Bacterial small signal recognition particle RNA from Candidatus Xenobium occultum, 100 nucleotides, folded computationally.
The model forms 96% of the base pairs in the Rfam consensus.
The prediction has a mean pLDDT of 76.
RNA sequence: GCUCGGGCUCCGCUCAAUCGGAGGCCUGUGAAUCCGGUCAGGCGCGGAAGCGAGCAGCCGUAAGCGGGACCGCCGGUGUGAAGCGGAUACCCCGGGCUUC
Numbered sequence: 001g002c003u004c005g006g007g008c009u010c011c012g013c014u015c016a017a018u019c020g021g022a023g024g025c026c027u028g029u030g031a032a033u034c035c036g037g038u039c040a041g042g043c044g045c046g047g048a049a050g051c052g053a054g055c056a057g058c059c060g061u062a063a064g065c066g067g068g069a070c071c072g073c074c075g076g077u078g079u080g081a082a083g084c085g086g087a088u089a090c091c092c093c094g095g096g097c098u099u100c
Base pairs, nucleotide, nucleotide: 001097002096003095004094005093006092007091009087010086011085012084013083014082015080016079017077018076019075020074021073023071024070025068026067027066028065029064035060036059037058038057043052044051045050
């Protein structure tokens, strides 16, 4: 000096971690009335048996709101001695060849 390999560095992809978002699912709450069911009392009809509408209450829910260490989707990260591929001027390490 040349060359090979590796490191540092950079790029891409993947994985993980983490943060955020809305969705699904689960759960809680949730309608004076304009949701449903059941409708005490009372009311109406009836000679009666009964029937009718139906307030409160109760039950179940809609929209909405809250929670979830669940499921996948989207996005971010100067998170990670992660994996794979590529680049590599300079620098570092090792090997080979050549020259002085």
About this RNA:
It matches the Rfam family "Bacterial small signal recognition particle RNA". It is annotated as a non-coding RNA gene. Rfam's curators write: The signal recognition particle (SRP) is a universally conserved ribonucleoprotein involved in the co-translational targeting of proteins to membranes.